[in-house]
RNA sequence: GGCGAGAUAGCUCAGUUGGCCAGAGCACCGCGCCCAUAACGCGGAGGUCGUCAGUUCGAUGCUGACUCUCGCUA
Numbered sequence: 001g002g003c004g005a006g007a008u009a010g011c012u013c014a015g016u017u018g019g020c021c022a023g024a025g026c027a028c029c030g031c032g033c034c035c036a037u038a039a040c041g042c043g044g045a046g047g048u049c050g051u052c053a054g055u056u057c058g059a060u061g062c063u064g065a066c067u068c069u070c071g072c073u074a
Base pairs, nucleotide, nucleotide: 001073002072003071004070005069006068007067010026011025012024013023019057028044029043030042031041032040050066051065052064053063054062
């Protein structure tokens, strides 16, 4: 250089043949339980869905460019 895969919450990851208020587990905060801690139960906060454009009434999902990560290859 060429080809392919990926980027979604602090971390690990789902997700939708384009429309439902964007989700789960762990972590974090509060409360309950307990002599106390853990565990457990209840509640809460946390997201420009990598960036910029395009298509569309409508984009996390489609198209293009770019950035970064991983793999294969010369």
This is a predicted structure of a 74-nucleotide RNA (transfer RNA) from a Streptosporangiaceae bacterium.
It matches the Rfam family "tRNA". Its family is annotated with triplet codon-amino acid adaptor activity in the Gene Ontology.
The sequence is in RNAcentral, with records from ENA.